[in-house]
About this RNA
The part of an RNA shown here (small-subunit ribosomal RNA, central domain) has 346 nucleotides and comes from a metagenome.

Context: one part of a larger RNA
């Protein structure tokens, strides 16, 4: 390479779009590139095999024979794959009716809560813990009412629920825009899968400039704790948490399971349809769970949302550690990332 593999033993790319490339529905007719037969040339000689002679036999050395899986020419064959020609509707896609959603981006508005001020009432504590201090406090705390401001986050609804390619979405309303499901079978008419470079998105924490800063908190300081205590608990606190732009591009980015078709035992729930319309039961389409049986697994366990029977594409694995280092190369504002070995060892 072959071959065997990727929940959990080594290995599915974080996701998606989409080149080039592989793959890729029916039926008919052309062609005859691959395929398949035939039939000429070549395929040196020796060497391999064989059958037989010769040297006393063997090696060895001679003859004949097969081969020499291949290359060219030609002359058929049309099953498949190509390749053209024409058609078809199931496979995609559009169209019309609807219908759903925490899908995205914007602006607006809202009620509780926190903190902060001011005012009023009130008087000696409050706070915090296992138990203290450290803080706050007669310059009137905390606590209770009025008011005022500020930022963030949406209690309940709330769910094995919804919706998105993934990260991820949740408080109301508007505006704008994507998406899917069903149903109708009008419409083109294989226009279809997959995707190696590319492109684009990508939690959080970080970085640049500029706002904004309520709460919460890395550093930090301080009180306890302990033998110590750079921790855990407690009083505080600044980066940050928040907005706008621009970076950065990494997770236990997890279903540890890549995407697509088709087939394959039941049962219950629950989401939008459709039909029926009375949630009585039962039917059918897309989801989203649980439990189970065949089969499949090393086994936990998967099981029509398969880890089952197959197909096609693409990523990846090949013994631990050195190591996700080292070096070069490429992006990065740095932080790093991304690509990724050896010597050595066991």
């Nucleotide at each position: 390479c072959u071959g065997g593999g990727u929940u959990u033993a080594a290995a599915g790319g974080g996701u998606g779009c989409a080149u080039a490339g592989g793959u890729g529905g029916g039926u008919a007719g052309g062609u005859a590139a691959g395929u398949c037969a035939g039939u000429g040339g070549u395929g040196a000689a020796a060497u391999c095999u064989u059958c037989a002679a010769g040297c006393u036999u063997a090696a060895c050395u001679u003859g004949g024979a097969a081969a020499c899986u291949g290359c060219c020419a030609u002359u058929g064959a049309u099953a498949c794959u190509a390749u053209u020609u024409a058609u078809c509707u199931u496979g995609a896609a559009u169209a019309c009716u609807u219908u759903g959603g925490a899908g995205g981006u914007a602006a607006g508005c809202g009620g509780a809560a926190u903190a902060u001020g001011u005012c009023a009432u009130g008087u000696a504590g409050c706070g915090g813990u296992g138990a203290a201090a450290u803080g706050c406090u007669u310059a009137g705390a905390u606590a209770u009412g009025a008011c005022a401001u500020a930022g963030a986050a949406c209690a309940c609804c709330a769910a094995u629920u919804g919706c998105g390619a993934a990260g991820g979405c949740a408080g109301c309303u508007u505006a704008c825009u994507a998406c899917a499901c069903a149903g109708u079978u009008a419409u083109u008419g294989a226009c279809a899968c997959u995707g190696a470079g590319g492109c684009a998105c990508g939690a959080a924490a970080g970085c640049g400039u500029g706002g904004g800063g309520a709460u919460c908190a890395a550093a930090c300081a301080g009180g306890a704790u302990u033998a110590g205590a750079u921790a855990c608990c407690c009083u505080g606190g600044u980066a940050g948490u928040c907005c706008a732009c621009g970076c950065c591009c990494u997770a236990a980015a997890c279903g540890a399971u890549g995407g697509a078709u088709a087939c394959u035992c039941g049962a219950c729930a629950u989401u939008a349809g459709c039909g029926a319309u009375a949630c009585a039961c039962a039917g059918u389409u897309a989801g989203u769970g649980u439990c189970u049986g065949a089969g499949c697994g090393a086994a936990a366990g998967c099981a029509u949302u398969a880890a089952g029977u197959a197909u096609c594409c693409c990523a990846c694995c090949u013994g631990g550690g050195a190591a996700g280092u080292a070096c070069g190369a490429c992006c990065g504002c740095a932080a790093g990332g991304u690509u990724g070995a050896a010597a050595c060892u066991c």
Description:
RNAcentral holds the full RNA, with entries from SILVA. Rfam family: Bacterial small subunit ribosomal RNA. The coordinates come from a structure-prediction model, not an experiment, and the mean pLDDT is 86.